The RNA shown here (small-subunit ribosomal RNA) has 1477 nucleotides and comes from an uncultured bacterium. It matches the Rfam family "Bacterial small subunit ribosomal RNA". Gene Ontology terms of the family: structural constituent of ribosome and ribosome. The coordinates come from a structure-prediction model, not an experiment, and the mean pLDDT is 86. RNAcentral holds the sequence, with entries from ENA, Greengenes and SILVA.
RNA sequence: AGAGUUUGAUCCUGGCUCAGGACGAACGCUGGCGGCAGGCUUAACACAUGCAAGUCGAGCGGGGAGAUGUAGCUUGCUACAUAUCCUAGCGGCGGACGGGUGAGUAAUGCUUAGGAAUCUGCCUAUUAGUGGGGGACAACAUUCCGAAAGGAAUGCUAAUACCGCAUACGCCCUACGGGGGAAAGCAGGGGAUCUUCGGACCUUGCGCUAAUAGAUGAGCCUAAGUCGGAUUAGCUAGUUGGUGGGGUAAAGGCCUACCAAGGCGACGAUCUGUAGCGGGUCUGAGAGGAUGAUCCGCCACACUGGGACUGAGACACGGCCCAGACUCCUACGGGAGGCAGCAGUGGGGAAUCUUCCGCAAUGGACGAAAGUCUGACGGAGCAACGCCGCGUGAGUGAGGAAGGCCUUCGGGUUGUAAAACUCUGUCUUCAGGGAAGAAAAAAAUGACGGUACCUGAGGAGGAAGCCACGGCUAACUACGUGCCAGCAGCCGCGGUAAUACGUAGGUGGCAAGCGUUAUCCGGAAUUAUUGGGCGUAAAGAGCAUGUAGGCGGGAAUUUAAGUCAGAUGUGAAAACUUGGGGCUCAACCUCAAGAUUGCAUCUGAAACUGAAUUUCUUGAGGGUAUGAGAGGAAAGCGGAAUUCCACGUGUAGCGGUGAAAUGCGUAGAGAUGUGGAGGAACACCUGUGGCGAAGGCGCCUUGCUGGCCGAUUUCUGACGCUGAGGCGCGAAAGCGUGGGGAGCAAACAGGAUUAGAUACCCUGGUAGUCCACGCCGUAAACGAUGAGUGCUAGGUGUUGGGGGGUACCACCCUCAGUGCCGAAGCUAACGCAUUAAGCACUCCGCCUGGGGAGUACGGUCGCAAGACUGAAACUCAAAGGAAUUGACGGGGGCCCGCACAAGCAGUGGAGCAUGUGGUUUAAUUCGAAGCAACGCGAAGAACCUUACCAAGACUUGACAUCCCGCUGACCGGUUUAGAGAUAGACCUUCCCUUCGGGGCAGCGGUGACAGGUGGUGCAUGGUUGUCGUCAGCUCGUGUCGUGAGAUGUUGGGUUAAGUCCCGCAACGAGCGCAACCCUUACGUUGUGUUGCCAUCAUUCAGUUGGGCACUCACAAUGGACUGCCGGUGACAAACCGGAGGAAGGCGGGGAUGACGUCAAAUCAUCAUGCCCCUUAUGUCUUGGGCUACACACGUGCUACAAUGGGCGGUACAAAGAGACGCGAGACCGCGAGGUGGAGCAAAUCUCAUAAAGCCGUUCACAGUUCGGAUUGCAGGCUGCAACUCGCCUGCAUGAAGCCGGAAUUGCUAGUAAUCGCGGAUCAGCAUGCCGCGGUGAAUUCGUUCCCGGGCCUUGUACACACCGCCCGUCACACCAUGGGAGUUGGUAACACCCGAAGUCGGUGAGGUAACUGCUUGCAGAGCCAGCCGCCUAAGGUGGGAUCGAUAACUGGGGUGAAGUCGUAACAAGGUAACCGU
Repeated sequence: AGAGUUUGAUCCUGGCUCAGGACGAACGCUGGCGGCAGGCUUAACACAUGCAAGUCGAGCGGGGAGAUGUAGCUUGCUACAUAUCCUAGCGGCGGACGGGUGAGUAAUGCUUAGGAAUCUGCCUAUUAGUGGGGGACAACAUUCCGAAAGGAAUGCUAAUACCGCAUACGCCCUACGGGGGAAAGCAGGGGAUCUUCGGACCUUGCGCUAAUAGAUGAGCCUAAGUCGGAUUAGCUAGUUGGUGGGGUAAAGGCCUACCAAGGCGACGAUCUGUAGCGGGUCUGAGAGGAUGAUCCGCCACACUGGGACUGAGACACGGCCCAGACUCCUACGGGAGGCAGCAGUGGGGAAUCUUCCGCAAUGGACGAAAGUCUGACGGAGCAACGCCGCGUGAGUGAGGAAGGCCUUCGGGUUGUAAAACUCUGUCUUCAGGGAAGAAAAAAAUGACGGUACCUGAGGAGGAAGCCACGGCUAACUACGUGCCAGCAGCCGCGGUAAUACGUAGGUGGCAAGCGUUAUCCGGAAUUAUUGGGCGUAAAGAGCAUGUAGGCGGGAAUUUAAGUCAGAUGUGAAAACUUGGGGCUCAACCUCAAGAUUGCAUCUGAAACUGAAUUUCUUGAGGGUAUGAGAGGAAAGCGGAAUUCCACGUGUAGCGGUGAAAUGCGUAGAGAUGUGGAGGAACACCUGUGGCGAAGGCGCCUUGCUGGCCGAUUUCUGACGCUGAGGCGCGAAAGCGUGGGGAGCAAACAGGAUUAGAUACCCUGGUAGUCCACGCCGUAAACGAUGAGUGCUAGGUGUUGGGGGGUACCACCCUCAGUGCCGAAGCUAACGCAUUAAGCACUCCGCCUGGGGAGUACGGUCGCAAGACUGAAACUCAAAGGAAUUGACGGGGGCCCGCACAAGCAGUGGAGCAUGUGGUUUAAUUCGAAGCAACGCGAAGAACCUUACCAAGACUUGACAUCCCGCUGACCGGUUUAGAGAUAGACCUUCCCUUCGGGGCAGCGGUGACAGGUGGUGCAUGGUUGUCGUCAGCUCGUGUCGUGAGAUGUUGGGUUAAGUCCCGCAACGAGCGCAACCCUUACGUUGUGUUGCCAUCAUUCAGUUGGGCACUCACAAUGGACUGCCGGUGACAAACCGGAGGAAGGCGGGGAUGACGUCAAAUCAUCAUGCCCCUUAUGUCUUGGGCUACACACGUGCUACAAUGGGCGGUACAAAGAGACGCGAGACCGCGAGGUGGAGCAAAUCUCAUAAAGCCGUUCACAGUUCGGAUUGCAGGCUGCAACUCGCCUGCAUGAAGCCGGAAUUGCUAGUAAUCGCGGAUCAGCAUGCCGCGGUGAAUUCGUUCCCGGGCCUUGUACACACCGCCCGUCACACCAUGGGAGUUGGUAACACCCGAAGUCGGUGAGGUAACUGCUUGCAGAGCCAGCCGCCUAAGGUGGGAUCGAUAACUGGGGUGAAGUCGUAACAAGGUAACCGU
């Protein structure tokens, strides 16, 4: 520090996810030791049990225990005295600390810095005092009540308990005269004196009282800071202030009476949700963000609510009173309790410990002290909960052991790893020794603990796991599984070869831990102060005006709020950083320094901002006199056109459409003429022209009125910019009231179209459109671009001014607008570019992934429609922008092709042949499926083939290799059983040899293996089809672009062609095209047998002699190249025409098939991975089937006839084949064919007569002398065998069919059509296939249209690429959510009722020790009970508010491999799309 993920690829925007760190954690697997820390985050839920706050006898009276002594005497009992010890009660101090928790609290809190009107026990210092009296109450005793807890009455008694009196400064009050107010003793020691013998008295110590000061602690006030919600905007009556009074330790509406009407709030009051706050902690480069366990400071709370008492301090965790809920005891009458102290229990929960030891240390309470108490604390225990440290051994060790795993079978890997040998002893174990922590004179005192630590002994012995291994992200193979099981943080894996699931081996990482989960920060510049954006990605308000606010021109003076500098105080400690030190190191502890970025006070500076004053003119505004303009609102007026009305002329249609129909018209339309009515809109001018803030504004005239520009430089003197709220304007549609209504036209009606057509088209037609007034307040209200100011190259139009110049122009300068093109710059790109999207400043608005949703709820506005404001649950990993390459378009341009057109012949109808589908069947084997399957694999199924079916057999096998045994063969022949395979019998029967044996063959056996036309063509090789013989497909270097990519390859011509030329940021090259190859057309040369025969001879016959001129054959070679001429073209390429030539512009035909596409075809040609079968899915045999047959389709043959059929005669080919062959002549048969066998391995012989044609003749338009299916009979051939199931012949039979619907095929010249011939396969079987020649046409204007293709361009939401993508309703399942008659619960207020305890106030006839008075038992003062009143908790009633839960039904939304209906959008998406209504 980044990475993955949107796409075919790219750049950007943008979200999601990951790698890091942290943790009071939990869960899974595993687990050796030690140190140091931390350990109920949930139920502030309920608590059994024990402990956590007591102490003082030196405050007091009493009680008890007691050793000793004395006395009495029944020698063990009583009484007394004195030590000593314990103690219920009275009394003092402490229970306000320490310990726990975070419920409440958004400020009565906390933090920082200040302040004045206060109190303060114990402590410190100082001053003064401590005299003298009195009356009670507990304890105790007696009696009584009660189950208990407890209580009552009577009586006795002490005090450092209580109360007067005296004294009292410096204290308090005051009317300034004066007045008021204290106390307590106890212990130790003691010479004299006194004594009631107890002491007094003196002294010391500890106490006590009054006061002052300090310290400590506490109370109060102020400022600033301190979470979210505006779908909470107004709140407040003790409220804000004043005066009097009260109250408090103290200021204060803190309380009360009266008076005034204030106070707070967009700088967010009030309301509501959430929350203890800080030092700090985690993270981060920082700024920040998150957090508030442990430790420290503050606050709040103590079962819930209220209340006071006591006290220095409380409204009190282990105190009191009351109310409530809960629990317990009860004799039912009444009582008791409060673990959010330490342990512990139940419960809750994913989850958090021992009912431990000790007061030895530190600290606290009490005490004079000893000491007592102390679950504070010090320690131990439990759990890997965290951090830190250590160990589980070290060295040597290659036959690279065994085993495992993989394997190309060679090996590789685990791996120096192990074994083995040599060592060490940390931790653990045992034994011995053994601390510091403990203390200022000594002694005593250790829970931890026989712990830490040290020494010795022994033995490698007791000690390694977890996660991951597709990418991110370090680490790979095998097997199993087969969209199953499963994985997954994101992308995504899994459908038979999974590095992604599970297991194993191996590897990587960390390590006593490792992973997962939750949460926080980071990465995330993804809320952007540092540090983002808004033309098209989310985002500029529809526009103006203007309030608050923010910002603001030049000069000078003053000030010092901001700002800057210095100093002082504070910023607790701990934590953090740095440097030392101590535990063996570290964690940890400790010392010092820094830091604590802050706040406050004082002093200073004066540039900038602010404030105050003065001044200036350039910003802004005004004056004077002009200019242009569809600027606004009002009144008046004009012509053209449509429609309607009236009349005239006139007759049959008009109108409308793609085509029609509805409609109008003989009752006279339409057309035409004249006149009239009425409403709306203003042609031409008209212009990327003008005006306006925007919306918007268009005949002409008039008056009214707003803004703008230029000139002048006369005036004011910063008067400015922006602008949250507010206010105004604001297209169309729509709403209300009243008018108006010609045309147009939602709705609606009819006609068409259509599968449907609630549409598009047509005929009508109402609201509306128009006017007046009032609402609405939205638009794709767009330049998708907020307003203002300044700066930053130009060029060229245009509008309105001004100046210069010119004879008039031209031209030059300038201001304000409005366009285009472009530099720098910017931008993701497109693009913008002085009219910025550039460079800067100021202010406002807005954005933060897509969907849900501009929806719901709430509020405001509106007559309504609706507008404005505006979420969440849930869901996805994308959604999106720009550009690129393709593909596609019912987009465009150019071009080609038997693509259409023009023609010829067909197919589709019939019969038959053949293939396919379907059906059937035991089987009808399998494959091929639009073009590019279907006379295809199959160049030939009776058996075989054959893969299928039935039946019968075999199991190392029909075939190959290896091993063992036996035999000598194998082969062949005869024969029996059987359908045959097979089984049996008989005959016959090897070679070589070094004699050991070997070769070969058969039989038998064992297991390795054979075998499979079994599966997968979507695991493959090879081969093939197709686009397409279409002209394309690419590369190197360079250049352009951030990039994908582009350029080249586009453009202008031309070509069959990316063929060639020219141009050009391209220059070259490759695979294709063409050519080279074969064939055909012409010539020349060579060679002439089996070929040929002109001349000579000879024949029935080139038969023979002879010859090689010709034909022909086979070779070689020539020839054609736009080479020549003319024209066109750009002087090119090329094209057109011509000459010559056998052939002319590629001469005809063939072979030849670029990069690629279709997961195209083939595992059944062959090969092959994997899977499957192994007495069978293998092998053999017989028979059957592949030949079935209601039907459908493809491809063909033959026909339907006279351009023909029949008969007779007669002429002319080419190319082939032939020995298991072709087979002549001759003979037989009507014929198929037979007999027979000359010749020929073939330019010699044979197949082999070519046929159409030509010459005659017949038939005369008929289901025929056409046509030949079908069937019968009789034959022939092949073959073991023609039944299923061959071909042919003869005779007989004589079906459909009279030229073929929609539709559709081939062909451009020796072609179509027509005619015959041959060959492969093959025993036989051809209408199929492959070839051969004979005869031999018609038509092509042309490229509008159909199909296919090429190039350029354009649009795109497609990229599996239009057979694409995709929208909505409906149906089904699930999920969350809104409304909902209601039901139910919480919360905070309000009104009223009731009103406990308690303070305060009043009263107090009842009660009453201390004080006072005197008349001495009465009165008074004071106090108390009681009663009354104010306040008030809980409770009750009531109507509202608000937040939840739930609900019949209901609304939309989301999600869901293959549902229904249509086809709205993306291409001109087939009616351009979209926005508002």